The RNA shown here (TPP riboswitch aptamer (THI element)) has 114 nucleotides and comes from a Deltaproteobacteria bacterium. Rfam family: TPP riboswitch aptamer (THI element). Rfam describes the family as follows. Vitamin B(1) in its active form thiamin pyrophosphate (TPP) is an essential coenzyme that is synthesised by coupling of pyrimidine and thiazole moieties in bacteria. The previously detected thiamin-regulatory element, thi box was extended, resulting in a new, highly conserved RNA secondary structure, the THI element, which is widely distributed in eubacteria and also occurs in some archaea. Analysis of operon structures identified a large number of new candidate thiamin-regulated genes, mostly transporters, in various prokaryotic organisms. The THI element is a riboswitch that directly binds to TPP to regulate gene expression through a variety of mechanisms in archaea, bacteria and eukaryotes. through a variety of mechanisms in archaea, bacteria and eukaryotes.
[in-house]
RNA sequence: UGAAUUGUCGCGGGGAGUCGGGAUGAGCCUGGCUGAGAGGGCGACCGGACAGUCGCCGACCCGCUGAACCUGACCUGGAUCAUACCAGCGGAGGGAUCGACAGAUGAACCAACA
Numbered sequence: 001u002g003a004a005u006u007g008u009c010g011c012g013g014g015g016a017g018u019c020g021g022g023a024u025g026a027g028c029c030u031g032g033c034u035g036a037g038a039g040g041g042c043g044a045c046c047g048g049a050c051a052g053u054c055g056c057c058g059a060c061c062c063g064c065u066g067a068a069c070c071u072g073a074c075c076u077g078g079a080u081c082a083u084a085c086c087a088g089c090g091g092a093g094g095g096a097u098c099g100a101c102a103g104a105u106g107a108a109c110c111a112a113c114a
Stems, first nucleotide, its partner, number of pairs: 006102005011063004017033006040057006069094003075088004
């Protein structure tokens, strides 16, 4: 200071963009921007030019009191080296349809001191 629209654990849902520099028979190294998060770990696949795809785990966000996230959308306006970067679209359409425990005998958070 003050919560039952909180916290923890479990379960479930979700995204990982954009612009550079370097190296390369290599599946890497590194910097900038926004953001809670921009693929952290392991594994598999593809692979003569794209330096790609997938799975499991982790971090993070969200679970109907649902703007987490997806669709519309290769959308519209503005800004930017560039991008869903900002605003609009829009409370438009979808979206996890949760559980246990703790807590006003004070949770979470903040400050000071040890």